[in-house]
RNA sequence: ACGAAGAUCGUGCGAGAGACCGCCUGCGGACAUCGAGGCGGCGCCGAAGGCGCAAAUCCGCCCGGAAUCGCUCAGGCAAAAGGAGCACGAUCUUGCG
Numbered sequence: 001a002c003g004a005a006g007a008u009c010g011u012g013c014g015a016g017a018g019a020c021c022g023c024c025u026g027c028g029g030a031c032a033u034c035g036a037g038g039c040g041g042c043g044c045c046g047a048a049g050g051c052g053c054a055a056a057u058c059c060g061c062c063c064g065g066a067a068u069c070g071c072u073c074a075g076g077c078a079a080a081a082g083g084a085g086c087a088c089g090a091u092c093u094u095g096c097g
């Protein structure tokens, strides 16, 4: 110096599933079969986070572990927001090549 890996930041892409039902309000409002928020109910989704390896998969096998697998606690189910992950760029780091 180049590359690889990792971290942070920026830009772009980025799925799924009821704009469901009932009740309430010192809320908004154009005063209504409206909106917003809260609580409850039923149905559903998995790609923040969390939990688990029971099945299948991967780490050559066991053990042990991991995830884009499973659970659905949390979160979500018009738009917006959020969003794992991917691509590019910048900065920094390294018992790496």
Stems, first nucleotide, its partner, number of pairs: 002097002004094010018042001020041006027035002043077003049073001050071003057066003